[in-house]
Context: one part of a larger RNA
RNA sequence: CCCUCGUUAAGGAACUCGGCAAAAUAGCCCCGUAACUUCGGAAGAAGGGGUGCCCUGGAGUGUGGCGCAUCUCGCAUGACGAGCACUCGGGGGCCGCAGUGAAAGGGCAGGGGCGACUGUCUACCAAAAACACAGGUCUCUGCUAAGGCGCAAGCCUAAGUAUAGGGGCUGACGCCUGUCCGGUGCCAUACGGUUAAGGGGAAGGGUUCGGCUGCAGCAAUGUGGCCAAAGCUCUGAACCGAAGCCUUGGUGAACGACGGCUCUAACCAUGAGAGUCCUAUGGUAGCGAAAUUCCUCGUCGGAUAAUACCCGACCCGCACGAAAGGCGUAACGAUCCCUGCACUGUCUCAACGAGGGACUCG
Numbered sequence: 001c002c003c004u005c006g007u008u009a010a011g012g013a014a015c016u017c018g019g020c021a022a023a024a025u026a027g028c029c030c031c032g033u034a035a036c037u038u039c040g041g042a043a044g045a046a047g048g049g050g051u052g053c054c055c056u057g058g059a060g061u062g063u064g065g066c067g068c069a070u071c072u073c074g075c076a077u078g079a080c081g082a083g084c085a086c087u088c089g090g091g092g093g094c095c096g097c098a099g100u101g102a103a104a105g106g107g108c109a110g111g112g113g114c115g116a117c118u119g120u121c122u123a124c125c126a127a128a129a130a131c132a133c134a135g136g137u138c139u140c141u142g143c144u145a146a147g148g149c150g151c152a153a154g155c156c157u158a159a160g161u162a163u164a165g166g167g168g169c170u171g172a173c174g175c176c177u178g179u180c181c182g183g184u185g186c187c188a189u190a191c192g193g194u195u196a197a198g199g200g201g202a203a204g205g206g207u208u209c210g211g212c213u214g215c216a217g218c219a220a221u222g223u224g225g226c227c228a229a230a231g232c233u234c235u236g237a238a239c240c241g242a243a244g245c246c247u248u249g250g251u252g253a254a255c256g257a258c259g260g261c262u263c264u265a266a267c268c269a270u271g272a273g274a275g276u277c278c279u280a281u282g283g284u285a286g287c288g289a290a291a292u293u294c295c296u297c298g299u300c301g302g303a304u305a306a307u308a309c310c311c312g313a314c315c316c317g318c319a320c321g322a323a324a325g326g327c328g329u330a331a332c333g334a335u336c337c338c339u340g341c342a343c344u345g346u347c348u349c350a351a352c353g354a355g356g357g358a359c360u361c362g
Base pairs, nucleotide, nucleotide: 001357002356003355004354005353006352007351008350010348011347014346019343027051028050029049030048031047036041038172052094053093054092055091056090058088059087060086061085062084063083068078069077070076071074095099107341108340109339110338111337112336113335114333115332119131120130135170136169137168138167139166140165141164147156148155149154173328174327175326176325178258179257180256183255184254185251186250187249188248192246193245194244198240199239203235204234205233206232207231210227211226212225213224214223215222216221259277260276261275262274263273286320287317298314299313300312301311302310
């Protein structure tokens, strides 16, 4: 010097990102207990008092000895209540600094954010505000269900049947959930437009039996050119062809979206109001410098001697906002932020002690 402990004058968070760590609180009995509240809670709220040992007598509960009484004589019944055990309070006394004498064994209070809650998770850096959750809502599915696994057979769903099953979003509860269907999706869609394979074959091309013809040859024939039936073959127009798309409607707890400029009231300022442009419609209620606010340590108030934090307000919301829910909310939380009381070696500022290392020797 390091580790693990113990104690500490005065102060008591001045430490620090932060009371991290430590200290403090602590069992049982009695008294007493606020706001708020979903009337269950909050609550062990908070805050007080008691607690050992000895003697003594009292009440109660359990058990029920010996004797007693009765009769139907029995392992009978009834009254009495000794002794023992336990519980509850009363009086008197004793000792220590201290009586839950050791050990085990809640610190408390106030305000706010988030999530309703109990639960779940990153086995080995994250336990949370993340996931789940009852509840809400939308949608699909009529049973050989929808959906899923599998090449298939088949299986799950389910030996269920719309008060059922699958999927999406939201997330107890309370009050609520505004406007836009132009785009995208989904649902519906009479006529019409477009449209594949297929049907259909107008028309055209190739091939040549044959015909005409050039050249060679007496001829047979050979070799060229043009035309060209049938057959075979290639291409192929009109027209008939479904869903889809176009078209026409609906639909937001579907994907989503929810404006700009100018002017205006008899001081100034502000702008109920007016005008104009654009749009499918221009953000309603509620909340708001917020887990969201850049400017920003916004401004005002509270708390402090002093506060970039915190709480209450304001509202010019860079860039909240209504089931990617909005705003509240008792209870709950090894959650996060702020404050106070208690308490302390966290600190001012360090000291001493104990054990184990380090160090020296073996």